[in-house]
Context: one part of a larger RNA
Parts: sequence; structure tokens; C1' cells
RNA sequence: GGCACACGGGGGAUGCCUAGGCUCUCAGAGGCGAUGAAGGACGUGAUAAGCUGCGAAAAGGUUCGGGGAGGAGCAAAUAUCUUUUGAUCCGGACAUAUCCGAAUGGGGCAACCUGAUACAUUGAAGAUGUAUCGUAGAAAUACGCGAACGCGCUGAACUGAAACAUCUAAGUAGGCGUAGGAAGAGAAAACAAUAGUGAUUUCCGUAGUAGUGGCGAGCGAAGUGGAAAUAGCCCAAACCAUGUAUGUUUCGGCAUAUAUGGGGUUGUAGGGCUGCGAUAUUUGGUUGCUUUUAUAGUGGAAUAGGUUUGGAAAGGCCGACCGUAGAGGGUGAUAGUCCCGUACACGAAAUAGAAGUGGAUUGAUAGCAGUACCCUGAGUAGGGCGGGACAUGUGAAAUCCUGUCUGAAUCCACCAGAACCAUCUGGUAAGGCUAAAUACUCCUGAGAGACCGAUAGUGAACUAGUACCGUGAGGGAAAGGUGAAAAGAACCCUGAAUAAGGGAGUGAAAAAGACCCUGAAACCGUGUGUCU
Repeated sequence: GGCACACGGGGGAUGCCUAGGCUCUCAGAGGCGAUGAAGGACGUGAUAAGCUGCGAAAAGGUUCGGGGAGGAGCAAAUAUCUUUUGAUCCGGACAUAUCCGAAUGGGGCAACCUGAUACAUUGAAGAUGUAUCGUAGAAAUACGCGAACGCGCUGAACUGAAACAUCUAAGUAGGCGUAGGAAGAGAAAACAAUAGUGAUUUCCGUAGUAGUGGCGAGCGAAGUGGAAAUAGCCCAAACCAUGUAUGUUUCGGCAUAUAUGGGGUUGUAGGGCUGCGAUAUUUGGUUGCUUUUAUAGUGGAAUAGGUUUGGAAAGGCCGACCGUAGAGGGUGAUAGUCCCGUACACGAAAUAGAAGUGGAUUGAUAGCAGUACCCUGAGUAGGGCGGGACAUGUGAAAUCCUGUCUGAAUCCACCAGAACCAUCUGGUAAGGCUAAAUACUCCUGAGAGACCGAUAGUGAACUAGUACCGUGAGGGAAAGGUGAAAAGAACCCUGAAUAAGGGAGUGAAAAAGACCCUGAAACCGUGUGUCU
């Protein structure tokens, strides 16, 4: 030195565990903010570095409820307090709430500096304290923040086409604006086809069809049908009235403009106008009442007994009981009957939500016939040129939008039905509102998982967006487990020792001793045997 065996050191794999995650379901909520937010700085404890809570009234104050014995957060220590005159704790409401931050008196290198006015500190200076002083707007109000979902404006490239330019990626990513709990759309100038449907939205399907396309790569509908959910309305105008102004006047008025009110709202055209007729029906807001829900909670069955192993019984053996409760968790191993709970039943001083209500109050809402005089959305519809949106790339290209130039008709009217014309059919543009079915989840509660189990699962199970790195934008870790209970090793010894170890003691176990469950391998040793 090799090999074998034994015993160690070292290391932290593996097994087991879970305090944390991940993905969903149902229900709620869908906002917060000048009554100062989100987010921070600095403070705040007897001792206090971190986290948490709170704000100079500072791990808290007041009050109303709940609850009923300990309590002073994580946090184990000592001291000192508090509490049945009801604390701690839980819930509702209220108060306090430094400084920065939209930040808002002015300034500023955020958490700082510095004014004006009024009042107070007996007067003055100075200082201190309290209140007010932002911009826009007539005011109401707005400003800033917030995960996704929405609408609008703007808008790539890589890529694919096996290169690349039309095309694709894609109206995607990104940027900007802005809103709501949803948004947008929406009550036919719609589809359809000789029959019909009857606002919008979403899903299934039609269908990878019809189409479109350097007819390449690709892109890609719609009607019918089935389902979810259903809801319809209001103006402008004609006409009437009133007020004001102007013009005119024979002073009776008339006309024009404007404002307000009535009227009126559609395509089998409707309305005005003329005639007739009625107070019915439906529905919204506010408030009251009733019920109910949420935000604390309350009650809640059943091991009598024996025996066995063990440190410990919830395990084994024998027996008993409850069950509208044998979900789940905990307890010294595996507990329906030990604890928390569970089924079930009950509960609110306060605040908030929902539903109901022939309670009160306050709004909105209708018919029949006649006539053809009036009205029915104009720089609009349409057209030319250039673009864009439509599944549709200019095409025979309808439809929609419009930068530019033009430019109708007025119900004997106009638009559409994929060039265009006729017939036919459907509809009534150029004003507006509209719940539900749909999308999403920063957040709250309940629950689930052929999801993870500490190199996994969130980056983060732990003082984690921390430590650390970077001028900065930004990047970004590692790190869980004694034991049932600290019973966390009194005392003694070796030692320089508060290191380390050996005894003693605790414990079921210390080969569980805090570098603490299990404790693999690499790696490093000691002993014995054997080989050279």
C1' cells in the first nucleotide's frame, strides 16, 4: 500500500411529516381617494434589533353587543401591572390618526425648508399653537391609485411562405386615452325568397363548407336549425300656449327670432288637424313596515367495566352505549362515545345588503274614425379621386367608414335584396336610452383535488421581493423537523477555558444534547485478518 471484516468521523441523500404553495368549484364583493387613498418615512413597549399592531389619545382610547377566567402579540425571560365593579379576546359604531405621497399656501434633492391672514400665549420683537389659503369649473364635481376583463386611438418585428416584395405573423405584442361591475351591442332604411322570421348578446351547429388567396403559404364566413336569456322605450319636427326681443301696425293685432311648457314618435305608414270616447292598465324613485342574509356567538348524543403489550392506549382481547352526529382535526401509537367540532336547532344592541308589501309620497304610461293641407332628423344619402373595414387581397364588387371635390329626393317619396336595370319582396337612414343571458378575479368566505411535499410546490413554508449585486432600470438567493413534555443536563472531574469531553442525573430512547427525527454515497480514519 491492496483486499476483507468490524467500529467510527464526515456528509445530508432517502423515508416520514407540513406550517406553505398550485389548480379549480360555489357564494360574495367588484373598487379605494381632497372626510386626504394606494404606498411609504419616522415614531410608538419597563427592558425592544426584526416582524406584526398602532399614531404624540401611538401592541392602543370611547361606546354598544358577544363571551366568562385569566391576561399584558410573534416571544420562550425578569420585573411591574391588570382582571368576576367582567379584563384579555371576538364583532358593530365612534374618536385619535405625526410627516411624505394626487399632495393641494409657496418651494423642494419625497418624508424637509419657508410664507400670508385671523385668533391665542397680558403689549412689542421673536417664538410657539389652532384654523384657513391648490388647479379647472357658474356650481355639482374632477385630479391620484388599482390584478384581469371592456371600448376607442395608435401600432411593429421576428416568424411562415422551406429565399422574398403582395400576403402571413396581426390589428397580435407594445404605446396612449377612458369606463363599468361588467363593458360594448341593441329594438330593422335587418334577414330571407314567392314560404317566412321578427332588437341585441353568448354557446352548439352550419363548416374547415360557401368563398377568398403571388388561387402560394394561408385566411375563412353567413341565413336556416338547436339552446341560454328575454323588454322595450324616449326625443327632433308638424300643431298649440306662454314669456322675452325685434320689426310693423288701422293700436285690435300680425310676423320673425329665441326660451319654456303641452303635443308627438311610426312603415298593414304614423303623427299633426277634425270628430268621438275614457280615467283604466302597467311601472320607476324615496320612505315606512315585514321577512331574510351578512358582520360576534349559543346549545349540541354516547366508554359502565375488565384484561393485555407499552414510556404513554386511541392498539389487541371481552363487554357497554349514541347516531338527523361513523366530516375533519387534536390528544404521549390507530378514538363515533377524551377535547375542538360535526348533524340538527337557536341567536344581534349596532351597521350593511336583498326580497316582499293594493302602507305613505312622488313621477312615467293608453283608444276609435275621417281627411290628404302640414310634419317625419341635409352639406345628409348618393357620386368622383385616394384609403380603410367587411371571411372577401379592386375584383363584375354590393354593404359600412371617410381625407378631398361635389351633392339629391321629401311619402305619387326614399333605402336594401352582392355590378347594373325592370318586376317583386323587405324596410324607413342621416337623434338618443335600454336589464338579462356573456368576459374577468387584486379581494372575502366555504369547499374540492388519480396537484407538490422543502433542489418539489409561488422567487418566497423561515425577519422574502428580505440579505446581497447594480449609478440606475433592474437582478435576486440560501435557509423547515430535539422530545409526548424542557423534564434543555443540578453536582463532580479533565482542561487555560464561557471550548471540547468524561461521569452523574432527566427521558421510552441522549447512537433524541440543542451543529439535535431518519441518517445513504463520495471523502477521512482506527482495529483485526490476509497478500506483497

Predicted 3D model of a 532-nucleotide part of an RNA (large-subunit ribosomal RNA, domain I) from Chitinophaga pinensis. Rfam family: Bacterial large subunit ribosomal RNA. Gene Ontology terms of the family: ribosome and structural constituent of ribosome. The coordinates come from a structure-prediction model, not an experiment, and the mean pLDDT is 84. It was read from a public genome assembly. The organism belongs to Chitinophaga, within Bacteria.